[in-house]
RNA sequence: CUUGACAAAGGCAAACCGAUCGCAAGGUCGGGACGCAAAGCCGUGGGCCGGCCGCACUCGUGGUGGACGGUAGCCAGGCUGCCGAAG
Numbered sequence: 001c002u003u004g005a006c007a008a009a010g011g012c013a014a015a016c017c018g019a020u021c022g023c024a025a026g027g028u029c030g031g032g033a034c035g036c037a038a039a040g041c042c043g044u045g046g047g048c049c050g051g052c053c054g055c056a057c058u059c060g061u062g063g064u065g066g067a068c069g070g071u072a073g074c075c076a077g078g079c080u081g082c083c084g085a086a087g
Base pairs, nucleotide, nucleotide: 003084004083011036012035016031017030018029019028020027021026034073040079041078042077044076045075046074047071048070049069050068052066053065054064055063057060
């Protein structure tokens, strides 16, 4: 450097429940553990999700465009980083 062991020390915490913030997606705190070697940080590109506005139509629990918001535990990218068997 690459890498990730039925290793050690430690870390995070899905669903669900309670409280709280938000129109919502969802966030935060507590409980709780399905999982995670970056499940640490950053919405830069793509994806997905939400409400709002516009447009067209076959008038819909639908399609499409826009700005805004969310998701880092969807993927890519950027920054940082604990441990040390084998190779």
A computed fold for an 87-nucleotide RNA from a Pirellulales bacterium, annotated as c-di-GMP-I-GGC riboswitch aptamer. The sequence was found by an Rfam model in a public genome assembly. Its Rfam family is "c-di-GMP-I-GGC riboswitch aptamer". The literature on the family includes a 2017 paper in Proc Natl Acad Sci U S A by Weinberg et al., "Bioinformatic analysis of riboswitch structures uncovers variant classes with altered ligand specificity". Its mean pLDDT, the model's own confidence on a scale to 100, is 88.